Model confidence (mean pLDDT): 79 of 100.
This is a predicted complex of two RNAs, RNase P RNA and transfer RNA, with 438 nucleotides together.

RNA sequence: GGAGCCGGACGGGCUGUCGUCGCGGGCCGCAAGGCCCGGGGAGGAAAGUCCGGGCUCCGCAGGGCAGGACGCUGGGUAACCCCCAGGACGAGCGAUCGUCGGACAGGGCCACAGAAAACAGACCGCCCGGCAGGUUCGCCUGCCGGGUAAGGGUGAAACGGUGGGGUAAGAGCCCACCAGCUGGGGCGGCAACGCGUCAGGCUCGGUAACCCCCGUCCGGAGCAAGACCAAAUAGGGAAGCGUUCGAGGCCUGCCCGGCCGAUGCUUCCGGGUCGGUUGCUUGAGGGCGUCGGUAACGGCGCUCCUAGAGGAAUGACAGCCACCCGCAAGGGUACAGAACCCGGCUUACAGUCCGACUCCCGAU
RNA sequence: GCGCCAGUAGCCCAGCUGGAUAGAGCAACAGGCUACGAACCUGUAGGUCGGAGGUUCGAAUCCUUCCUGGCGCG
Numbered sequence: 001g002g003a004g005c006c007g008g009a010c011g012g013g014c015u016g017u018c019g020u021c022g023c024g025g026g027c028c029g030c031a032a033g034g035c036c037c038g039g040g041g042a043g044g045a046a047a048g049u050c051c052g053g054g055c056u057c058c059g060c061a062g063g064g065c066a067g068g069a070c071g072c073u074g075g076g077u078a079a080c081c082c083c084c085a086g087g088a089c090g091a092g093c094g095a096u097c098g099u100c101g102g103a104c105a106g107g108g109c110c111a112c113a114g115a116a117a118a119c120a121g122a123c124c125g126c127c128c129g130g131c132a133g134g135u136u137c138g139c140c141u142g143c144c145g146g147g148u149a150a151g152g153g154u155g156a157a158a159c160g161g162u163g164g165g166g167u168a169a170g171a172g173c174c175c176a177c178c179a180g181c182u183g184g185g186g187c188g189g190c191a192a193c194g195c196g197u198c199a200g201g202c203u204c205g206g207u208a209a210c211c212c213c214c215g216u217c218c219g220g221a222g223c224a225a226g227a228c229c230a231a232a233u234a235g236g237g238a239a240g241c242g243u244u245c246g247a248g249g250c251c252u253g254c255c256c257g258g259c260c261g262a263u264g265c266u267u268c269c270g271g272g273u274c275g276g277u278u279g280c281u282u283g284a285g286g287g288c289g290u291c292g293g294u295a296a297c298g299g300c301g302c303u304c305c306u307a308g309a310g311g312a313a314u315g316a317c318a319g320c321c322a323c324c325c326g327c328a329a330g331g332g333u334a335c336a337g338a339a340c341c342c343g344g345c346u347u348a349c350a351g352u353c354c355g356a357c358u359c360c361c362g363a364u
Numbered sequence: 365g366c367g368c369c370a371g372u373a374g375c376c377c378a379g380c381u382g383g384a385u386a387g388a389g390c391a392a393c394a395g396g397c398u399a400c401g402a403a404c405c406u407g408u409a410g411g412u413c414g415g416a417g418g419u420u421c422g423a424a425u426c427c428u429u430c431c432u433g434g435c436g437c438g
Stems, first nucleotide, its partner, number of pairs: 001360004006355005012321007020041002023038006043335001047346002050344005055222004067218005072086005087100005101213002106211002108207003123152002125148010160178006179203002181200004186195003226278004236269006248260004285304008322333004365437007374390002377387001383421001392408005414430005
């Protein structure tokens, strides 16, 4: 200098004017409300709603079934399909990255090709025997019966590999070495597991993101949860009044008069609806320091307050600067907008900064 | 907020209990028929199976995640 890999931080800045949603203070007003001043107002993902929890209501003695999720080991946490550290296997020269229970508990499936596909299998080939034919007497050809998984060919996969012995030909049939498996004991590690050793020829397909088995966890619903206040109209309940002796209503503001009138009128109580208030933002919270821990994280001390709307505010314009595109005029500034809150995961993202590490090239 | 479905050729749909070269109808194109056109007959082309990653020997089909469209309940 180039290429790469991992982690962390940021996500245009400043000023002015107008507007908008909360909060605090002051003034005016009986009140409703109005005016003034001060201060605050989107994110790292606010997103997808994929997991986990808080909170609230319902259910619930306790347990089980069903259903679902997860799955190496140890730790962290309120909890987790999360995080940290380690292990095994795989990828990469490497930094680093990815994956993770069980296939001797049982069932299912394994197309096509191939002779045979799961306690396998004889198509070709090889070998032995019998019969028939031929013969240059070495043997050859055909058929039948049997042996053989060493060779060929098929397949994603063919029942350990190499060498030797052995055999009619062969085969863990036997032996040596290698690989794996099972069992025993030793050492290291909390453990997963690792290292080394002894014995046994034991050689054993894949699939559980098919059913299943084992272990752990999970009651249901969601802030439109839930709580409080509370119209009009129509129901409900109680009391009183009234029903040919007329409560009450209409013509009509009053009197007379006329008409209607018993499933009525008046008062009170109670529930729900419209509407309003609350839940609502100070929280498993952030920053700094220190201690414990490899780390995730935890303890302690100091410090900070940082949206709370509700058919839903967080905006518009102007100036200067920064960056990008363009010769210039000029244009642009990623992804994206809170909806009860929090911890994660996943996905989107112009560009900038910081730190650790790896490989290659060059110089000293 | 909660729950669910669909995406396959230009269009409407099968296939999705894993094993095909992914099919059918309409449309398109070419040829035939006709004086010409339609209808009809014959043939042809056309597919990232919504995107990406994974499981498997093998994925349209199974799993995860993302995108688009739609439905239901309060």
Rfam match: Bacterial RNase P class A. From the family's description: Ribonuclease P (RNase P) is a ubiquitous endoribonuclease, found in archaea, bacteria and eukarya as well as chloroplasts and mitochondria.